Context: one part of a larger RNA
RNA sequence: GGACGAACGCUGGCGGCGCGCCUAACACAUGCAAGUCGAACGGAGUUAUUGUGACAGAAUCUUCGGAGGAAGGAAUAAUAACUUAGUGGCGAACGGGUGAGUAACGCGUGAGUAACCUGCCUUAGAGAGGGGGACAACAGUUGGAAACGACUGCUAAUACCGCAUAAGCCCACGGAGCCGCAUGGCUCUGUGAGAAAAGGAGAAAUCCGCUUUAAGAUGGACUCGCGUCUGAUUAGAUAGUUGGUGAGGUAACGGCCCACCAAGUCGACGAUCAGUAGCCGGACUGAGAGGUUGAACGGCCACAUUGGGACUGAGACACGGCCCAGACUCCUACGGGAGGCAGCAGUGGGGAAUAUUGCACAAUGGGGGGAACCCUGAUGCAGCGACGCCGCGUGAAGGAAGAAGGUUUUCGGAUUGUAAACUUCUGUCGCAGGGGACGAUAAUGACGGUACCCUGUAAGAAAGCACCGGCUAACUACGUGCCAGCAGCCGCGGUAAUACGUAGGGUGCGAGCGUUGUCC
Numbered sequence: 001g002g003a004c005g006a007a008c009g010c011u012g013g014c015g016g017c018g019c020g021c022c023u024a025a026c027a028c029a030u031g032c033a034a035g036u037c038g039a040a041c042g043g044a045g046u047u048a049u050u051g052u053g054a055c056a057g058a059a060u061c062u063u064c065g066g067a068g069g070a071a072g073g074a075a076u077a078a079u080a081a082c083u084u085a086g087u088g089g090c091g092a093a094c095g096g097g098u099g100a101g102u103a104a105c106g107c108g109u110g111a112g113u114a115a116c117c118u119g120c121c122u123u124a125g126a127g128a129g130g131g132g133g134a135c136a137a138c139a140g141u142u143g144g145a146a147a148c149g150a151c152u153g154c155u156a157a158u159a160c161c162g163c164a165u166a167a168g169c170c171c172a173c174g175g176a177g178c179c180g181c182a183u184g185g186c187u188c189u190g191u192g193a194g195a196a197a198a199g200g201a202g203a204a205a206u207c208c209g210c211u212u213u214a215a216g217a218u219g220g221a222c223u224c225g226c227g228u229c230u231g232a233u234u235a236g237a238u239a240g241u242u243g244g245u246g247a248g249g250u251a252a253c254g255g256c257c258c259a260c261c262a263a264g265u266c267g268a269c270g271a272u273c274a275g276u277a278g279c280c281g282g283a284c285u286g287a288g289a290g291g292u293u294g295a296a297c298g299g300c301c302a303c304a305u306u307g308g309g310a311c312u313g314a315g316a317c318a319c320g321g322c323c324c325a326g327a328c329u330c331c332u333a334c335g336g337g338a339g340g341c342a343g344c345a346g347u348g349g350g351g352a353a354u355a356u357u358g359c360a361c362a363a364u365g366g367g368g369g370g371a372a373c374c375c376u377g378a379u380g381c382a383g384c385g386a387c388g389c390c391g392c393g394u395g396a397a398g399g400a401a402g403a404a405g406g407u408u409u410u411c412g413g414a415u416u417g418u419a420a421a422c423u424u425c426u427g428u429c430g431c432a433g434g435g436g437a438c439g440a441u442a443a444u445g446a447c448g449g450u451a452c453c454c455u456g457u458a459a460g461a462a463a464g465c466a467c468c469g470g471c472u473a474a475c476u477a478c479g480u481g482c483c484a485g486c487a488g489c490c491g492c493g494g495u496a497a498u499a500c501g502u503a504g505g506g507u508g509c510g511a512g513c514g515u516u517g518u519c520c
Stems, first nucleotide, its partner, number of pairs: 001520004006516005013392006019385002021350001026348003030345003035090003040087002043084010055072001060067002097303003106228008116220002121216007129163001131161002138153006169194001171192009199208003229275003236266003241263006248256001278300004282293004305326005328339004356382001358381003364378001365376004395425004405416004430457006439447001464509005469490003475504005485492002
């Protein structure tokens, strides 16, 4: 000098764009953050229309006994619309947060899989025949304070289970051709064995689904080379350890797991141990080499109160799922239950220190749905903060009696100083009034009556901070008297202090200026 997720002191007008718990991965009140589909299904409810209709009984007639049957109408059936607890499907593995752990194939980079998986999507082919039994909901009974159950009975499906079919698929054993870097791979083919499916909407056409195969795309899994902090005052480490055979397991290779066998394997090219740490694109600095760093944005990883475990699923060993154990908090009728903000706000606590319990799904994107649409604290915006960067302003021109006042003085003056006053202007900004977007158009705007434009108005609201001995731009007076104090270094202060304090003046930067901290 530059930089900062900064803090502190003094000061503070506006706007744009960014950024904002670096500490306790401490504990959390409250609300919201993942739903959706009635075009998969059976119910239930509401409304409307139509039919039947117990009951009811008007007009009218009457021989006064009655006949007559309108309106109404419990209930019931059908149809239509809407709503939806439950079954079922898809999603909830994305998006959002954090950086605790991790020195590791975690990350980066470059290869590989002849050892692999991939829902939705795209392309192409083949197929969906015929049956069955349940369980919710519901009804009844019943336990419990609650959370939540138990028993009996009924029922639907794109839920579940057999059977059939099998071009292609898969498995076993063969054959032929081609190829390869070994294990082998690809194509064709024979025999045998095995495994599929679901319907819905519509008047129909048709559309949306379902099963299976191949290829693609996307996403993932695994393996390897190289690179990736400090310590030797850490020198030996290792028993599933290293390898083999076999079996198991996995989507898949593999001590991944297991049985047996062998005794290996790693290490001064730093094993092991200990400490520290998420890694990178990048960022800061520097002429560069390098050093430092990893906030925000983007990629990868890991975690979700602590530890462990699996289930479901194409995908998790799953932040707002389940089970077990621990700590903590809450409810309890003491028998037993409930919870997890490192999502968005917000609270307490910690701290030098870091914001609103805001608006909207209008846009972009995501989930569900055929769609309408619903959901979305992702996101878009607004609020707060000079936290940073950038832009603008606090007026402009004229104005010497060089006013008054202040300071100083050798008492002549000098300086503050064109500075002010005063005159003439301007209108950024401000205020008031009016118009008023783009973003999104077929329609739909949270932002927002915002940005912006026009008119009017009055210099009106708007300057500070640090420094002035040298380094280092800027000097005098008074006070103080090795005191009080200053200080980055050298050093100032003991009676004439340009170094302390105040004032005048000056210098530097300016809505900031200084100080502190950290890095180059």
A computed fold for a 520-nucleotide part of an RNA from an uncultured bacterium, annotated as small-subunit ribosomal RNA, 5' domain. The RNAcentral record of the full RNA draws on ENA, Greengenes and SILVA.